[in-house]
RNA sequence: UGAGUCGGUCAGGCAACCGCUGGCGCGGCAAGCGCUGGAGGAAAGUCCGGGCUCCGUCGGGCAGGGCGCCAGGUAACGCCUGGAGGGUGCGAACCCAUGGAAAGUGCCACAGAAAACAUACCGCCAAAGCACGCAAGUGCCGGCAAGGGUGAAAAGGUGCGGUAAGAGCGCACCGCGCGGGUGGUAACACGCCGCGGCACGGAAAACCCCGCCUGGAGCAAGACCAAAUAGGGGAGUAGCAGGACCUCGGUCCGCACCGUACGCCCGAACGGGCUCCCGGGUAGGUCGCUAGAGGCAGCCGGUGACGGCUGCCCCAGAUGAAUGGUUGCCCCAGACAGAACCCGGCUUACGGCCGACUCUUUUU
Numbered sequence: 001u002g003a004g005u006c007g008g009u010c011a012g013g014c015a016a017c018c019g020c021u022g023g024c025g026c027g028g029c030a031a032g033c034g035c036u037g038g039a040g041g042a043a044a045g046u047c048c049g050g051g052c053u054c055c056g057u058c059g060g061g062c063a064g065g066g067c068g069c070c071a072g073g074u075a076a077c078g079c080c081u082g083g084a085g086g087g088u089g090c091g092a093a094c095c096c097a098u099g100g101a102a103a104g105u106g107c108c109a110c111a112g113a114a115a116a117c118a119u120a121c122c123g124c125c126a127a128a129g130c131a132c133g134c135a136a137g138u139g140c141c142g143g144c145a146a147g148g149g150u151g152a153a154a155a156g157g158u159g160c161g162g163u164a165a166g167a168g169c170g171c172a173c174c175g176c177g178c179g180g181g182u183g184g185u186a187a188c189a190c191g192c193c194g195c196g197g198c199a200c201g202g203a204a205a206a207c208c209c210c211g212c213c214u215g216g217a218g219c220a221a222g223a224c225c226a227a228a229u230a231g232g233g234g235a236g237u238a239g240c241a242g243g244a245c246c247u248c249g250g251u252c253c254g255c256a257c258c259g260u261a262c263g264c265c266c267g268a269a270c271g272g273g274c275u276c277c278c279g280g281g282u283a284g285g286u287c288g289c290u291a292g293a294g295g296c297a298g299c300c301g302g303u304g305a306c307g308g309c310u311g312c313c314c315c316a317g318a319u320g321a322a323u324g325g326u327u328g329c330c331c332c333a334g335a336c337a338g339a340a341c342c343c344g345g346c347u348u349a350c351g352g353c354c355g356a357c358u359c360u361u362u363u364u
Base pairs, nucleotide, nucleotide: 002359003358004357005356006355007354008353009352010351012330013329014328015327016326017325018324020038021037022036023035024034025033026032040336044347045346047345048344049343050342051341052218053217054216055215064214065213066212067211068210069083070082071081072080073079084098085096086095087094088093099209100208104207105206107202108201121148122147123144124143125142129140130139131138132137156174157173158172159171160170161169175198176196177195178194179193180192181190182189183188222287223286224285225284232278233277234276235275236274237273239255240254242253243252244251245250246249257272258271259270260269294313295312296311297310298309299308300307301306331334
């Protein structure tokens, strides 16, 4: 110089003017004025976990769902930290649904003889036995799994011995399994000891088995206050020589009365009992609503995630829903993006700056 890995941090700045909104104060509590607060690291996706609320619930179990190496952190988690094992990369580093395939059932396409009670397509052998032959040999009965071939995967590997040819058939080393020992809290590790020729192919992101966790819905949760109109219930009151119905106290019809309706009267039409109380619900309003697993700083414990103590701070809370606009100056010319009950995570989007480290080239 170039290429990378990991971690942290910022989120254009300043000024003027005009606005919006929460709180407090001043205002005859009206208009308004003043002071002060006013988006993010992801406010996003709504994928996990919790608080809170209502419903359900004695308790427990089954079913269903989720998680799955070990230890720790945490309110909790599928998150985080540290470690183990496996894998990728030259490396810094990164990735892993990582319990059980020796409980059982099922699966392993195509190819291939055979895909798990092993088997024999090509191939190798022809020692023993039988037949033929003087013999070499040929054939039969057979033996083998070394080599080839198929496949993602073929029943331990390499070498020596052995053999007719071969083969853990025997041996050495490697691998594997079992038992023990040592270290480690554990997962697990070991160039520790002994035994076993080797039994246990893969896949549980197939069913299943084992262990642990798990009720449902969500702030439009939910709680409270409460008009007008209509309807429900109750009490009181209001006329009849009328008629009809029935649950025997009311309803309906008619007349009377009242209203439309005007100074008065008559007629027609249309409409109509009145007053008070109770309770439910709607509109609307209030709460939930932001002081919290809160932030910052220091000290202490811990490898770390994190925890403890002390001090200081208050940092959006709207409900048609505010957080904006214009102008000027500066610079490295500003990405992704807008809260709606609140937190802890994960994931996704995205501009710059800083630090540590790795690889490579060149120079000193």
Record summary
Bacterial RNase P class A from a Pseudomonadota bacterium, 364 nucleotides, folded computationally. The prediction has a mean pLDDT of 77. Its Rfam family is "Bacterial RNase P class A". The family's RNA type in Rfam is ribozyme.